Description:
A computed fold for a 129-nucleotide RNA from uncultured Nocardioides sp., annotated as SAM riboswitch aptamer (S box leader). Model confidence (mean pLDDT): 76 of 100. The RNAcentral record of the sequence draws on MGnify. Taxonomically the source falls in Nocardioides (Bacteria, Bacillati, Actinomycetota, Actinomycetes).
[in-house]
C1' cells in the first nucleotide's frame, strides 16, 4: 500500500502493585472489592486452512434435442462444523473532534450559539493479500 469487517459475542485463577479506556485536547467511565504487564486455564468468533451440505455455473459422456442422470472442480453464493494459524474476551472503535444534511432550543426568519439523530471522512483495531 489494496480488500474486507469494527451496534452482535465471549473471564476465572497466579505474580504483580497504580494506573487504563492507541495518539492530542474534551467528555464520560473502569481502578486497592486491585489498573498495566507477563503467565496459566477457559470461552466467544468464523478472516485463513480445513471439512460438510445446498443451489448456480463450467467441463465430460450417455442422447437427435430437450428434460433427466452420473462424475468432476485453483469457479461463485449462502448455510453447517470448529482439529490447526491468527484475533478477540466493559462500555459502538466508550462518545466528541473534520464535512453535509433532517430537527430542536433561543427574543429567534436569516446569520450565529446549544442540542438531538442520520449519512460520509480522518484516524485507529483486527484478517487475508
Nucleotide at each position: 500500500c489494496u480488500c474486507a469487517u469494527c451496534g452482535a459475542g465471549a473471564g476465572g485463577g497466579g505474580c504483580a502493585g497504580a494506573g487504563g479506556g492507541a495518539c492530542a485536547c474534551g467528555g464520560c467511565c473502569c481502578g486497592c472489592u486491585g489498573a498495566a504487564g507477563c503467565c496459566c486455564c477457559g470461552g466467544c468468533a468464523a478472516c485463513c486452512c480445513g471439512u460438510c451440505g445446498u443451489c448456480a455455473c463450467g467441463u465430460c459422456g450417455c442422447g437427435c434435442u430437450g428434460a433427466g442422470g452420473a462424475c468432476c472442480g485453483c469457479u461463485g453464493a449462502c448455510g453447517g462444523c470448529a482439529c490447526g494459524g491468527u484475533g478477540c474476551u466493559a462500555a459502538u472503535u466508550c462518545c466528541g473532534u473534520c464535512c453535509c444534511g433532517c430537527g430542536c432550543c433561543g427574543a429567534g426568519a436569516g446569520c450565529c450559539g446549544g442540542c438531538c439523530c442520520g449519512g460520509g471522512g480522518a484516524a485507529g483495531a483486527u484478517g487475508a493479500g